[in-house]
RNA sequence: CUUGGAAAAGGCAAACCUAGGAAAACCUGGGGACGCAAAGCCACGGACCGGAAAACACUGGUAGCCGGGUUGCCGAAA
Numbered sequence: 001c002u003u004g005g006a007a008a009a010g011g012c013a014a015a016c017c018u019a020g021g022a023a024a025a026c027c028u029g030g031g032g033a034c035g036c037a038a039a040g041c042c043a044c045g046g047a048c049c050g051g052a053a054a055a056c057a058c059u060g061g062u063a064g065c066c067g068g069g070u071u072g073c074c075g076a077a078a
Stems, first nucleotide, its partner, number of pairs: 004074002011036002016031006034064001040070003044067003047062005
């Protein structure tokens, strides 16, 4: 550097339930695991969702939709 998460040590946590927040999308805590090698972080481009709107514009959200940026654990294997 590539590749992998099988060896070992660990990590995250969908749906759903529950308590709270928000106008909503959705978010946060607890339970729970469908999955994840960046399912760590950043809304920069696209996409989607909510609000608003004649439309453009605007505004909020999703990083577990794709791309991009950035940081990073392990090393059985090459």
The RNA shown here (c-di-GMP-I-GGC riboswitch aptamer) has 78 nucleotides and comes from a Desulfobulbaceae bacterium. The source organism's lineage runs through Bacteria, Thermodesulfobacteriota, Desulfobulbia, Desulfobulbales and Desulfobulbaceae. The model forms 90% of the base pairs in the Rfam consensus. The coordinates come from a structure-prediction model, not an experiment, and the mean pLDDT is 79.